[in-house]
Context: one part of a larger RNA
RNA sequence: UGACGGGGGCCCGCACAAGCGGUGGAGUAUGUGCUUUAACUCGAUGCAACGCGAAGAACCUUACCUGGGCUUGACAUGGGAAUGAAAGUCUCCAGAGAUGGGGGCCUUUCCGCAAGGAACAUUCUACACAGGUGCUGCAUGGUUGUCGUCAGCUCGUGUCGUGAGAUGCUGGGUUAAGUCCCGCAACGAGCGCAACCCUCGUCCUUAGUUGCCAUCAGGUAAUGCUGGGAACUCUAGGGUGACUGCCUGGUUUUAACCAGGAGGAAGGCGGGGAUGACGUCAAAUCAUCAUGGCUCUUACGUCCAGGGCUAGACACGUACUACAAUGGUCGGUACAAUGGGCUGCGACAUCGCGAGAUGGAGCCAAUCCCCUAAAACCGGCCUCAGUUCAGAUUGGAGUCUGCAAUUCGACUCCAUGAAGGUGGAAUCGCUAGUAAUCGCGGAUCAGCAUGCCGCGGUGAAUACGUUCCCGGGCCUUGUACA
Numbered sequence: 001u002g003a004c005g006g007g008g009g010c011c012c013g014c015a016c017a018a019g020c021g022g023u024g025g026a027g028u029a030u031g032u033g034c035u036u037u038a039a040c041u042c043g044a045u046g047c048a049a050c051g052c053g054a055a056g057a058a059c060c061u062u063a064c065c066u067g068g069g070c071u072u073g074a075c076a077u078g079g080g081a082a083u084g085a086a087a088g089u090c091u092c093c094a095g096a097g098a099u100g101g102g103g104g105c106c107u108u109u110c111c112g113c114a115a116g117g118a119a120c121a122u123u124c125u126a127c128a129c130a131g132g133u134g135c136u137g138c139a140u141g142g143u144u145g146u147c148g149u150c151a152g153c154u155c156g157u158g159u160c161g162u163g164a165g166a167u168g169c170u171g172g173g174u175u176a177a178g179u180c181c182c183g184c185a186a187c188g189a190g191c192g193c194a195a196c197c198c199u200c201g202u203c204c205u206u207a208g209u210u211g212c213c214a215u216c217a218g219g220u221a222a223u224g225c226u227g228g229g230a231a232c233u234c235u236a237g238g239g240u241g242a243c244u245g246c247c248u249g250g251u252u253u254u255a256a257c258c259a260g261g262a263g264g265a266a267g268g269c270g271g272g273g274a275u276g277a278c279g280u281c282a283a284a285u286c287a288u289c290a291u292g293g294c295u296c297u298u299a300c301g302u303c304c305a306g307g308g309c310u311a312g313a314c315a316c317g318u319a320c321u322a323c324a325a326u327g328g329u330c331g332g333u334a335c336a337a338u339g340g341g342c343u344g345c346g347a348c349a350u351c352g353c354g355a356g357a358u359g360g361a362g363c364c365a366a367u368c369c370c371c372u373a374a375a376a377c378c379g380g381c382c383u384c385a386g387u388u389c390a391g392a393u394u395g396g397a398g399u400c401u402g403c404a405a406u407u408c409g410a411c412u413c414c415a416u417g418a419a420g421g422u423g424g425a426a427u428c429g430c431u432a433g434u435a436a437u438c439g440c441g442g443a444u445c446a447g448c449a450u451g452c453c454g455c456g457g458u459g460a461a462u463a464c465g466u467u468c469c470c471g472g473g474c475c476u477u478g479u480a481c482a
Stems, first nucleotide, its partner, number of pairs: 001482002003479003007476007015466002019430005026321008034312002042053002064307007073129001077128002079125006088105007108119004131296002134294003140290002142285003145281001147279001152191006158167003171182003197273004203239006212229002216227003243267001246261005323423001327382006339370003344363002348359004389420001394415007436458007
C1' cells in the first nucleotide's frame, strides 16, 4: 500500500421489513446429473452451468455408432498429357445407397477476315499439398459473462517522506453520482458520472395517399361508398417545451442543496432504451471465426445407408396446466397494438362435426390478406362433489407437411377420464401502467413452441423503518496475511 475481521462509524440497493403472486407437493413439457447403450456427439457446472450454445435433431442438420465405399481426395492452387465439349436433362441395369456400367436429347464461349490464341470443363498421371467439429481457452487474437450503470480508476507539476509511498481523492455539507459547494500543500488534467443519441408523453408547423370525414352534396339494406374537404385522428419530417427559470421556507456557510407552492401536457435525473471506467475471476469459448504448438494422413480425412442425439430405477433446475364458484359451460355482444406476406399471405363460395379440402378474387401491400383478439360485459345452467373441476394416459378413426412420420412430427374427432383437496424444511420475482392476469404477433422453420423476442387489453397492494440477513461504496482501526 492492499486484502481480510463473527472491529467501529456513515451511506446505498426489492438487501431485509411491509405487501402481492409464485417455486418446493401433482401431471406434463424442457434442460441437466447419474445410469444404460454399438452410439446415447461435444461444450456450459455456485452466484455468473442446467427452456444455456440450439432463432426450432424424422432424412439433412450431425460432429456420435454400425455397416458399405474412396485415397491428390467432398474443397483450393500449381505442372504435363488427352478430349471438345463439359454441365444439364431424360432413362436402363446391379446395388441399401454411395458407387459402377450403358443409352437418348443437347453439342462450347470470347478475341480474330483467317490462321491461331485465350478461357472453360472433364479424364488420366506423379508430386507439392488439401483436409481434421482431433488436443491444448493454462500458448493466443477476437468476442462474451461477472462484480456493476457500482462510483470509482489514474496522470502531470508541486509539496511531504531515506524509501515503499502519501497528498490531490482526506475533512464539513450535499447528491443517483469523485454530483456540486465550502475549507485545505496543493493546483490542474484524463478515463468513468452527467449531457450530447433513440423512444414515449404536450403543443406548433409542413405534407395529405393507400390513411382521415367536421362542414356541403349525392347514394345505399348497410359501410368514407362517391363528389368533395385539409378541419380532426393518424402518418413522418422539422421545431417548441423543463432550466430549480419563478415564489415561500430551511439554513447560516450570502454557497451547494433540500422541503413546499404556483403555472404547466410534463417538475426537480419526467418514464424507458442504447451506452459498461481501471481492473477481478489463468471466468467462458481452439465446436462461430482466426491462430502458435502438438497430432492423424488408404485415416482422427471424405462419401453413403440405417441407427443414435428422443434410452430410464432415479435426483435436481426452469416452465406450462390444474386442484375450481372472483369458477366451469352454453348463447349473445364490445374494444387493441406490434408485426409478417411471391416457391408467399390467401378473402369469398362450396364440402367436412372438425383438423382441413376444392375452386380461387385481391395484394410486392397505411390499399389486399394473415385478422372473429381474449380476459371484460349481458343472460341461462351447474351448487361444493374428485364434480358439468382437472385434463394425463390409452384405444379407434382421420387431417396436414414432407421422398419418407416405425424408432421419432403437429393437429382434429369419438371414446377413455390418472394424479391432483393450494403443497414440509426451504426458496424466488416485483415499488406503477409495475406485479398479477388476458390474448396477439414475429424470428427459426417444409412440418413442429408450454421456450425465446416483442405487442397491446384489464390493472392492484405495500414501504413504519434500517436492528437483523445478502451484496456494494467511503472513512477509520487491528493483523503473526501478500
Predicted 3D model of a 482-nucleotide part of an RNA (small-subunit ribosomal RNA, 3' major domain) from a metagenome. The RNAcentral record of the full RNA draws on SILVA. Rfam family: Bacterial small subunit ribosomal RNA. Its family is annotated with structural constituent of ribosome and ribosome in the Gene Ontology.